This is a predicted structure of a 95-nucleotide RNA (THF (Tetrahydrofolate) riboswitch aptamer) from a mouse gut metagenome.
The RNAcentral record of the sequence draws on MGnify.
Its Rfam family is "THF (Tetrahydrofolate) riboswitch aptamer". Rfam describes the family as follows. Tetrahydrofolate (THF) riboswitch was first reported for Ames et al. as an RNA motif in 5' untranslated (5'-UTR)regions of folate transport and biosynthesis genes in Firmicutes genomes.
[in-house]
RNA sequence: GCAGAGUAGAGCUUUGAGCGUUAAGUGUCGUUUGAACGGGGAGUUGUCAAACGGACGAAAAGUUUUCUUGCGGUUCAAGGCUCGCAUCCCGCUGC
Numbered sequence: 001g002c003a004g005a006g007u008a009g010a011g012c013u014u015u016g017a018g019c020g021u022u023a024a025g026u027g028u029c030g031u032u033u034g035a036a037c038g039g040g041g042a043g044u045u046g047u048c049a050a051a052c053g054g055a056c057g058a059a060a061a062g063u064u065u066u067c068u069u070g071c072g073g074u075u076c077a078a079g080g081c082u083c084g085c086a087u088c089c090c091g092c093u094g095c
Base pairs, nucleotide, nucleotide: 001095002094003093004092009083010082011081012080013079014078015077016076017075018074019072020071021070028054029053030052031051032050033049034048035047039090040089041088042087060069061068062067
């Protein structure tokens, strides 16, 4: 000098257990606060979370009395697949 590896995490999907269906949750917008971001350092206008607020907004049916089948951009756990440090410096592996 050239090439490469590795994280947190993200998306999709399968299974199981829940929650809601008397509408919470999810999604969306704003404000505030906080957190994380390859092994080390720095780190955003990017990412995530929480609180508060705004607008929008849903699939029930059967059974007949407590279950069944559905439904929800629903929650959690485990498995599979894909993607994967914004960026900068150093380090690691191979040549």